[in-house]
């Protein structure tokens, strides 16, 4: 890169340094010199993986640390993007499911 499989409605600074631009893509619609990206510190948070207890021995529950590997700190993944299916009726809402994309874990 693709393949898979779990999560995505919770949480996280009124600090430094930096100077315009960020919110994956289109469109909206937000955030921003009352300072955007990054970089430092700084939180938060139990996917890997450690450790403990069960016992159904399953890589199963539950609990415990953030001195281990990531990871993430505006808005639900800002919101909608295809399909169904209800209401409504002039293209709208709701729902449930696809896809899309972001992370973790596992295979090439």
């Nucleotide at each position: 890169c693709u393949c898979u499989u779990a999560u995505c409605g919770a949480g996280a600074g009124a600090g430094g340094u930096g100077g315009a631009g960020g919110g994956a893509u289109g469109u909206g619609c937000c955030c921003u010199a009352u300072g955007a990206a990054g970089c430092c510190c700084g939180g938060c948070a139990a996917c890997c993986g450690u450790c403990a207890a069960u016992u159904u021995u399953a890589c199963a529950u539950u609990g415990a640390a953030a001195u281990g590997g990531u990871g993430c700190c505006a808005a639900u993944u800002c919101a909608c993007a295809c399909a169904a299916a209800g209401c409504a009726u002039u293209u709208g809402c709701u729902u449930u499911g696809a896809g899309a994309g972001a992370u973790g874990g596992g295979a090439g």
Description:
This is a predicted structure of a 108-nucleotide RNA (SAM riboswitch aptamer (S box leader)) from Neobacillus fumarioli NBRC 102428. The source organism's lineage runs through Bacteria, Bacillota, Bacillaceae, Neobacillus and Neobacillus fumarioli. Model confidence (mean pLDDT): 84 of 100. Rfam family: SAM riboswitch aptamer (S box leader). Gene Ontology term of the family: regulation of gene expression.